[in-house]
Context: one part of a larger RNA
Parts: sequence; C1' cells; structure tokens
RNA sequence: UGACGGGGACCCGCACAAGCGGUGGAUGAUGUGGAUUAAUUCGAUGCAACGCGAAGAACCUUACCUGGUCUUGACAUGUACGGAAUGUAUUAGAGAUAGGAGAGUUCCUUCGGGAAUGGUAACACAGGUGGAGCAUGGCUGUAGUCAGCUCGUGUCGUGAGAUGUUGGGUUAAGUCCCGCAACGAGCGCAACCCUUGUCAUUAGUUGCCAUCAUUUAGUUGGGCACUCUAAUGAGUUUGCCGGUGACAAACCGGAGGAAGGUGGGGAUGACGUCAAGUCCUCAUGGCCCUUAUGACCAGGGUUUCACACGUCAUACAAUGGUCGGUACAGAGGGUAGCCAACCCCCGAGGUGGAGCCAAUCCCAGAAAACCGAUAGUAGUCCGGAGUGCACUGUUCAACUCGAGUGCACGAAGUCGGAAUCGCUAGUAAUCGCAGGUCAGCAUAUAGCGGUGAAUACGUUCCCGGGUCUUGUACA
Repeated sequence: UGACGGGGACCCGCACAAGCGGUGGAUGAUGUGGAUUAAUUCGAUGCAACGCGAAGAACCUUACCUGGUCUUGACAUGUACGGAAUGUAUUAGAGAUAGGAGAGUUCCUUCGGGAAUGGUAACACAGGUGGAGCAUGGCUGUAGUCAGCUCGUGUCGUGAGAUGUUGGGUUAAGUCCCGCAACGAGCGCAACCCUUGUCAUUAGUUGCCAUCAUUUAGUUGGGCACUCUAAUGAGUUUGCCGGUGACAAACCGGAGGAAGGUGGGGAUGACGUCAAGUCCUCAUGGCCCUUAUGACCAGGGUUUCACACGUCAUACAAUGGUCGGUACAGAGGGUAGCCAACCCCCGAGGUGGAGCCAAUCCCAGAAAACCGAUAGUAGUCCGGAGUGCACUGUUCAACUCGAGUGCACGAAGUCGGAAUCGCUAGUAAUCGCAGGUCAGCAUAUAGCGGUGAAUACGUUCCCGGGUCUUGUACA
C1' cells in the first nucleotide's frame, strides 16, 4: 500500500421489512446430470451452466455411429495434355457412383493463340467442427450503470509511498459548495443520441370528417378545422415565491404548467478482477492427421429412460366452466409472398380467383371485459394427460421422429413439507396479438398493446456494495 475480520462509524440497493403473485406437490414441455447405447456429436457447471450456443435435429442441418465408396481430392492457385459447355433418354446400384448410346460444336482473334467451362495425369499443395481458451486476437459474461480509477507539476517522507481523492455539508453520482500544501488535468458520472408525454409551424394522400349535400358504408362531392402521419421548432432551467441552511451547495413546501426537480423508458458499461467463457462464428503462432483425424453417399443417432435437478406451460375451479349475443387495440409481416368475396366441409381445411411490391389490398373476427342463459360444490358440465378410430395440409419422404382437426374414452390433480424466487406503477398480476427462425413445426425467444392492483413504519437483523477508520502471525 492492499486484502481480510463472527472490529467500529456513515451510506446505498426489491437486501430485509410491508404487500401481491409464484416455485418446491400433480401432468406435460424443455434443458441438464446420471444410466443406457454401435452412436446417443461437441461446448456451457455456484451467483455469472441447466427454454444456454440452437432465430426452430424427419432428409439436409450434423460435427456422432454402422455400412458402401474416393485419394491432387467436395473447395483454391499454378504446370502439361486433349475436349465447347450443356442438357436428353437408358442400364446396374440403397445411393454415392459406374457403363455405354445418341444430340450438340460457344465467344474474341494480329490465326500464333486467348476467354469461359468441364475432363485426365503428375506434383507443389488443398482439407481438418483434430488437441490445447493455461500460447493468442477479437467478441462476451460478471461485480455494475457500482462511483470509482489515475496522471502532470509541486510539497512531505531515507524509502516503499503519501498528499491531491482526506475533512464539514450535499447529491443518484469523486454531483456540487466550503475548507485545506496543494494547483490543475484525463478516463468514468451527467449532458449531447433514440423513444414517449404537451404545443406550434409546414405538408394533406392511401390518412381524417366539424360544417353543407350524399351513401348500406368517409361511399361520393367538398374541406384539411380535428385525429393522425413526419420534418422543423418551442417547452422544464430549481427559472419564480416562501422556509431551512454557513450570505454556499443544496433540501422542504407552493404557484404556474401537459410535464418539476435525472419527467418515464432505451442505447451507452471507467482502470482493472475472475489464467471467467469461446481455437465448434471468425482470425491465428506452434503441435498432430495426410489412401485419412480429409471428402462423398444410404440408413441410424443427437428424440433412449429405473432415477435426480433447473426453467416454464396447464390446472386443481363458481372472481370460475360451457353456450349465445356484443364492443374496443397497438406493433408488425407480405411477390417462390399475403391471400379477400362467393361456394363446399362439424372442423383442420379445400375450392376460387379479386386486390396488393402496401397509411390504399391481405394476414385480421384481438382476447380478457360487458349482457343474458345454464349446472350448484361433486373428482363435477372442473381438469385435460394419455389412448382408439377417422381425417387435414406441408414435404422426394412424417415408421424410428413433426404439426393440426373431428368423434369416443377421460389419468394425476381438491392450492402443495423444509426451503425458495420475482416485483415499487401503467409496475406486479392477468388477457390476447403479431414478428424472427421456418417447406412444415413455439408452452421458447424478442416485441406489442388491453384490463390493472396492494404495500413501503422503517434500516435492528440476513445478503451484496461504497467511503472513512481500526487490528492483523496474510501478500
């Protein structure tokens, strides 16, 4: 100087407390461990692995296994030789591939050749998701959006170092003020950026409709006031008033205001820590393989299952289930696409073909809510796992192994032990919608809106963090 303390002081955080809803019990989904296996590819392992890499394993993906094949190679450059390329049908085979058949004779040219493309041969070489993240770059997690981490000059100390950065206040903040052997500065904080909340100006179609006509309908004429859209501005700055304070910084209350003290949310992550994670995104030194640890193909596996754990979904019901009626979003996507009306089907869906490269058309009828009806506390008109039968569409192909529909049967489950998680406001809880991935497949993920709470006395305690101080046989 640090680190540590079941030392001290001060401060903060959904850390506790106060509340609300869960997990732990059930069934299912998914990931992991273990076991199994020819293979169940690999990685991630306290917080910070476990719906993680994977924004979607039937083939492909795919890295694994079994079998069948290739060896200048599936991919790149160079040399030589000869041939257009290419597509057609056919035989054998699981296919990779192998065989012959017939068609076809490219472009430029200084006629030497060159270009494009596939073939053969030999060699330089290719190739490796092979090993090591403790050889690395890059990227990422973490404490933590915590308020810290340092430097120059000066001063003090023999020196390691100290000072500044400590102290008194204050703040979300090393934020600001005052003081001070310090005076300044840098990286962080804040602001600048995006979005949302108010207003104005400009603009008015595909958007909107107050007034005037018109219509089943903003449908048409008309209008751009309003909504909205999208560009530019304004607005909030402790600016004003009162109080407290040290005549400070600031804090408390109030006014005005759409908004008040960082208005809400996002992006943004200092010096360094964990030899944290990743050599399977990519890059990369050195090591290893080179008729194989490379490459191609078919089938299988990653989907197994006594069990254990994590994260979720659905429930156990009446604040609910079912049936009927009926209302209101936002944000997105669409040409190998979204797909309307009409018609068929109980339904998944089929048919159909209008419109739309989209403020125009389509996906697209949001659901909970609301208004009625129903059964009356039961393993039920709760719950829906699983099973049988019959279908639907996607795909070359749904057996291993996908999704959906209808009918029938109807498992566990009556609110969950010890323990444990999230959340402070348009939040929790609850309800649906659309996106990416994608031929098909979402209880996941990342977004969107609808309805919409309770509680916070307080900081004694638990956990984590910050500052000062103290002890130390630790570095």
This is a predicted structure of a 475-nucleotide part of an RNA (small-subunit ribosomal RNA, 3' major domain) from an uncultured bacterium. The prediction has a mean pLDDT of 83. The RNAcentral record of the full RNA draws on Greengenes.